Predicted 3D model of a 134-nucleotide RNA (FMN riboswitch aptamer (RFN element)) from a Bacillota bacterium.
Model confidence (mean pLDDT): 82 of 100.
[in-house]
């Protein structure tokens, strides 16, 4: 260093301000937020240099939750949202710019990405340690 079972931790943020109304964190204006693994021409750390570490995509790939369907149940299966224009370059949907789009269910005095509720739940995974084989 790698594969194998286990174990035990840790794993989602956000409606400032304002219209309208009898009621809105559901409308309107404006405001904010952004899982987890890849890729990646970013940034930085270090080193004579290499290598190597840390960091770098909501909307590229793929998974999670959720949400429909069968199953007594383990579980299977199915669904699963959104970007473009310009610069630079051999090369970016990823950098720099500038305008854009997206966001389960169920509840509610009024329609919800942001409130309440299943959820002290579930999890894609992340970290350390344990036996064990290469």
């Nucleotide at each position: 260093c790698c594969g194998u079972u286990c174990c035990u931790u840790c794993g989602g943020g956000g409606c400032c301000g304002g219209g309208u109304g009898a009621a809105a964190g559901u409308c309107c204006c404006g405001a904010c937020c952004g899982g987890c693994g890849g890729u990646g021409a970013u940034g930085g750390c270090c080193u004579c240099a290499g290598c190597g570490c840390c960091u770098c995509a909501g909307c590229c790939c793929g998974c999670g939750a959720g949400c429909c369907g069968c199953g007594c149940a383990a579980g299977c299966g199915g669904u699963u949202g959104a970007u473009c224009c310009g610069g630079u370059g051999c090369g970016a949907u990823u950098c720099c710019g500038g305008a854009g789009c997206c966001g389960a269910c169920a509840g509610u005095g009024a329609c919800a990405g942001u409130c309440u509720g299943g959820a002290u739940g579930g999890g894609a995974g992340a970290a350390g340690g344990a036996a064990u084989g290469g």

Its Rfam family is "FMN riboswitch aptamer (RFN element)". About the family: The RFN element is a highly conserved domain that is found frequently in the 5'-untranslated regions of prokaryotic mRNAs that encode for flavin mononucleotide (FMN) biosynthesis and transport proteins. NCBI's taxonomy places the organism under Bacteria, Bacillati, Bacillota.